[in-house]
Context: one part of a larger RNA
RNA sequence: GCCGGCGAGUUAUUUUACGUUGCAAGCUUAAGAGAGAGAAUCUCGUAGGCGAAGCGAAAGCGAGUCUGAAUAGGGCGUUUAAGUAGCGUGGAAUAAACCCGAAGCCUGUCGAUCUAUCCAUGUCCAGGUUGAAGGUGGAGUAAGAUCCACUGGAGGACCGAACCCGUUAACGUUAAAAAGUUUUGGGAUGAGGUGUGGAUAGGGGUGAAAGGCCAAUCAAGGCAGGCAAUAGCUGGUUCUCCUCGAAAUAGCUUUAGGGCUAGCGUCAUAUGUUUAGUUACAGGGGUAGAGCACUGAAAGGGCUAGGGGGACCACAAUCUUACCAAACCCUAUCAAACUCCGAAUACUGUAACUUGAAGUAUGGCAGUCAGACUACGGGGGAUAAGCUUCGUGGUCAAAAGGGAAACAGCCCAGACCGCCAAUUAAGGUCCCUAAAUCUACGCUAAGUGGCAAAGGAUGUGGGAACGCCCAUACAACCAGGAGGUUGGCUUAGAAGCAGCCACCCUUUAAAGAGUGCGUAAUAGCUCACUGGUCGAGUGUUCCCGCGCCGAAAAUGUAACCGGGACUAAGCGUAGUACCGAAAUUGCGGAUUCACAGCAAUGUGAGUGGUAGAGGAGCGUUCUGUAUCCCGCUGAAGGUGGACUGUAAAGUUAGCUGGAGGGUUCAGAAGUGAAGAUGCUGGC
Repeated sequence: GCCGGCGAGUUAUUUUACGUUGCAAGCUUAAGAGAGAGAAUCUCGUAGGCGAAGCGAAAGCGAGUCUGAAUAGGGCGUUUAAGUAGCGUGGAAUAAACCCGAAGCCUGUCGAUCUAUCCAUGUCCAGGUUGAAGGUGGAGUAAGAUCCACUGGAGGACCGAACCCGUUAACGUUAAAAAGUUUUGGGAUGAGGUGUGGAUAGGGGUGAAAGGCCAAUCAAGGCAGGCAAUAGCUGGUUCUCCUCGAAAUAGCUUUAGGGCUAGCGUCAUAUGUUUAGUUACAGGGGUAGAGCACUGAAAGGGCUAGGGGGACCACAAUCUUACCAAACCCUAUCAAACUCCGAAUACUGUAACUUGAAGUAUGGCAGUCAGACUACGGGGGAUAAGCUUCGUGGUCAAAAGGGAAACAGCCCAGACCGCCAAUUAAGGUCCCUAAAUCUACGCUAAGUGGCAAAGGAUGUGGGAACGCCCAUACAACCAGGAGGUUGGCUUAGAAGCAGCCACCCUUUAAAGAGUGCGUAAUAGCUCACUGGUCGAGUGUUCCCGCGCCGAAAAUGUAACCGGGACUAAGCGUAGUACCGAAAUUGCGGAUUCACAGCAAUGUGAGUGGUAGAGGAGCGUUCUGUAUCCCGCUGAAGGUGGACUGUAAAGUUAGCUGGAGGGUUCAGAAGUGAAGAUGCUGGC
C1' cells in the first nucleotide's frame, strides 16, 4: 500500500418549539398496593404538579393592584388567543455527551543487578628510564656552611604492554552492533583500575557541575490509579433522491484563527402587494467640475508704507537704490481639512403603469465573523507590487459549458434528463482546426504585425499654410566676385578672416570694410551677390496615419504569433456569408410550485450549487403480525448473466452450497465507510 472485519450525535433527567393522540376549565398521577404464571397487562393510589387572576418586598387586597395625602398621574394586569398528560421529531442545559489525540497535575507503589557518590573487604599494574631527601667516606671550616665520590630509591616523575579511557579519520547507518569495527591517540604507583557485599529514592538521591546520572527512559524515573483529565487546536464522521440556499460584515469581547447579539439562509404561521422596476412630479445636499468672493499658498509687473545699502551728514532732516517687502492695482495660477458657484448619479416621498417576481411580522433551526481577483472612486506605498486598506458593481468562493494555446477571479453564457435536429453569443473562418485563400477602398515593407520610453531621422501616404517661379525659379555647369584700402586701433606682424571699434563711399549686371578653409603676415581657394547655359516646378513650416533607430543576460528558440507558415493569412474603414456553447428553439420524458378542474388532466413559471435549513425514500439486525408463507423436488451464503426502478436498490435463470429463510403492515436500533500518519488479521 491493497483486501476482509471493526470504527464516530448515544443514553438518562429537566426544559422549549412543532407534529400527533387522549381528555378538557380542567388535565395528570408518583412512591406504593391489589389481581395475574408474570419484569406483560389491568385496577387502585389524588401526596404532588401544571392550568383556570393578577398586583405588591410583604401583610394583604383582588379585575384589579402597587406607589401615593389623593377619587390624580404612572407601573404591571383585565378587557381577546385552552390547557394538560403521553408518544415522536428539532434544539438547549447537566452529565465523558460525535469519535480519536496531548504535553502535563495529583496519589500510591516498584526500582542504585545500568549508572553517580560513599562504606566494608579483597584483588591487579610486563619491561625499561630518571635518580630527590637521607646515609657513608673524603675534601673543607674555628665550628658551620659548602663541595666531591659512592650509596640510596623519592615522584598525582618519564617511555611503554596488560588494564582503563575514547583524540583523529574511514567504514558502518533496514548495521555484525538500538553507539560497533579498523586506524590513530590519552592515562598506565595513582584524585589509579577492578571483584564481592552494602548505603543513599523521585521535587528526592547522587553529581571534580555536563542539567549529567538514577535499569536502551530524566529540566523531575518506571508502573498503576484519579481518568473517557482538559484541548477556543488538528484530523475523521459511513445510504439515496427532491426544494430553497448563505457568509467571510457591524458592535462588544485578556478579543483578534474563539465567542455573543445584529446582518445574510431556511422552515412554519399570519398578513395579502405593503416589495421591485420604469416614467412623471416634489425634495434636501455641497461630491465631480469649476472658481478665487473668503481662508491659505503662489509667479511677473506697477504703485508704495516699513526695513537694508549708498550719498550728504554734529544732530535732525534730505536725496538715491538692478536689495527685501506689508497693503493696494494689473496679468497668470494652486488647495482633502478653501468656496461666490455647482452637476450626473445616489437617496427620500407621492402618483400612474409594468408585474405577481417579492416584502413585512412572530416563532423553530442554522451556518458565517481567514475571503480572492477584476472595473471604477479614494487613502497608505514610490500615482511600486499577484502589496495594503475602505467604498460601489461584477465574477470566483458555492458555477459546469464556449472563448482567451494552456490559465478559480477576464469575455460570452447560468448545466433537470435524453436526441447522429435547428439558430446564435463571445470569439473566429490558409493548414494543424469547424467555418471566406469573401467583396470594396486604402495603409504598411518594418516579419512592423508577434514587448518598451525620453529623444533622434530628406522612411512613406494624406492634409494645410507661407515663399520663389517662363519678366526663367530650385539644382548643376561657364564667367565675374572690383576700387578707395593693408579701414582705424591693437600688435613683432594683424593686409576681409587673433582681438577691439566702426561698417562708409565709388565703379557697377553684381561684389560684405567680408561666409568658411588657409598664411608668420601676405598670397591662394571659396561663399554671399550678379550675368549666361538649361527649361518646370521648387523651398520652408505645421497637423494626421503606418513604419525606422533608440533595444545588452545569464540551461534552450524564450517577455507574447500556440505551431506551421503568412507580404496578407498584417493594419484601417464598410459589407455579405458561414462556423461557433450544456445559451435559445424543436421533439420526447421526469419533477417542484401556482392556477383551473369533482377527477383525469391541462396551462404557466421553474429545477447549477459549498456551509446550512426543509421534505421524501432505500437498505441492514432484531421483535410482533405468525399455530402464517417458502424450503433437501435444495434455505441462507458464494458466483454470475438477464431484467426492473430517477437513485439508494430490487427480481430472477444457471453453477456452487447444504438447513434454514421470509412477503405485508407496524415497532425497536450496537443501522450503511474510502479516508481519522485509524484499530485488527491476511498478502